Context: one part of a larger RNA
RNA sequence: CUGGGCGUAAAGGGCGCGUAGGCGGCUUAUCAAGUCACUUGUGAAAUCUCCGGGCUUAACCCGGCAGAGGCCAAGUGAAACUGAGGAGCUUGGAGUGCGGAAGGGGCCAUCGGAAUUCUUGGUGUAGCGGUGAAAUGCGUAGAUAUCAAGAGGAACACCAGCGGCGAAGGCGGGUGGCUGGGCCCGACACUGACGCUGAGGCGCGAAAGCUAGGGGAGCGAACGGGAUUAGAUACCCCGGUAGUCCUAGCCUUAAACGAUGAAUGCUUGGUGUCCGGGGUUAGAUAGUCCCCGGGUGCCGACGCUAACGCUAUAAGCAUUCCGCCUGGGGAGUACGCUCGCAAGAGUGAAACUC
Numbered sequence: 001c002u003g004g005g006c007g008u009a010a011a012g013g014g015c016g017c018g019u020a021g022g023c024g025g026c027u028u029a030u031c032a033a034g035u036c037a038c039u040u041g042u043g044a045a046a047u048c049u050c051c052g053g054g055c056u057u058a059a060c061c062c063g064g065c066a067g068a069g070g071c072c073a074a075g076u077g078a079a080a081c082u083g084a085g086g087a088g089c090u091u092g093g094a095g096u097g098c099g100g101a102a103g104g105g106g107c108c109a110u111c112g113g114a115a116u117u118c119u120u121g122g123u124g125u126a127g128c129g130g131u132g133a134a135a136u137g138c139g140u141a142g143a144u145a146u147c148a149a150g151a152g153g154a155a156c157a158c159c160a161g162c163g164g165c166g167a168a169g170g171c172g173g174g175u176g177g178c179u180g181g182g183c184c185c186g187a188c189a190c191u192g193a194c195g196c197u198g199a200g201g202c203g204c205g206a207a208a209g210c211u212a213g214g215g216g217a218g219c220g221a222a223c224g225g226g227a228u229u230a231g232a233u234a235c236c237c238c239g240g241u242a243g244u245c246c247u248a249g250c251c252u253u254a255a256a257c258g259a260u261g262a263a264u265g266c267u268u269g270g271u272g273u274c275c276g277g278g279g280u281u282a283g284a285u286a287g288u289c290c291c292c293g294g295g296u297g298c299c300g301a302c303g304c305u306a307a308c309g310c311u312a313u314a315a316g317c318a319u320u321c322c323g324c325c326u327g328g329g330g331a332g333u334a335c336g337c338u339c340g341c342a343a344g345a346g347u348g349a350a351a352c353u354c
Stems, first nucleotide, its partner, number of pairs: 004325003007308002012322001014204004021197003025089004030084002033082002035078007048067002050064005093194001094191004098186003105179007112156001117151007127138002164171002209250006218244002223239004261321006269299011281287001303310002327354003336347004
C1' cells in the first nucleotide's frame, strides 16, 4: 500500500462558516488527457514456466527454443464512461422574489408578583432552631410566632408536555424595540447546476477558573465549630470567604452523549404529538374524519448486529467527502513547539513491563 473497523469492545472532530482539494444533474456535436484495442521498440544476466542434460537421488548446476512478468516509449485506431473546452435544458438538485404561519432562537431596555434575608415600628412571652438522637447556634439587651412599612439581590411556582426553538453549547414571568434561521402551502414568477463535503483557516462554545470595576438576598468550595466514629481531614447540623449576579476582556475544557460525522437516494407497517396546507361533515366558529409536507416520540417487519439492540429520525441497502482506531500499563506522561496573565490547553512519544 492492499485490507478491517469506529452506539456499548480501541476509534465520530464540541459545533458551525468556509479555502485548497476530492466528488458531482439532463441533452448534444467536437477533442482524445484518462480508458480500451492493435503494431513496433524496449523490458541486461540470474530468477519463474516448458524441454533436455550432469553430480548414485534431491536440493543444486548446465544448455535450449520460446513464453510469462510488470513498467515504459512511439505509432495507428475506437469514442461508451471520466475529463477538456463549446452550445443548450428545464425539474428533479440548489437558490431568489411575493403572500401566509408557529416558536423559552439571539441582543437591548423596562415593568411585575410570590418567596428568602435584613431594617424600622406594633402585638406578645420563653423559648426558638436543628437532628436518627443531640449539640454547637439564636433568645429576657425581648428571639421564634404574627401584623404593617421599607431596603436589596437573585430566580421566575402553576401553565409545563417522551411540547417548542437553536448548528452545537443552550434557551422558560410580562411588555416594547432591534435582529437571525429553518419548514410548509400557493394560479405562481425568476436564476439556470450556481451543488455536496471540507485538510489547513476563521468564528461560536456549559460549568469551573483568571484580570479590572461594580454588586452581594439566598446558596455556598475553602475555613471555624457541633455531632457521628476506633479514627472522620467525610456523609448530618450551626456558621461562613471566594464564587454564584452585572459590565468589559481572557480561558476553550466536559459523560460538549443519541457515547451514533455531514450530505443524497432507496427499502412492509401501526400509533401518539407539534406546525403548515388541502378535502369532508356541519348554518358559521370550535370540533369530526381523511390526505399531503415538515418536525418530534413510542412499538415493530425485512435486513443488520457478538449480543444488547437499531429499524424511514437505521446501527438496513448504496454513493461522495472529512475525522479517527490498531493489545494493557508506562501516558494523555516526558521533550520540543504553538497558544495562555496564570491555571493550563493543543500537538504528543520512547525506554521498560505484562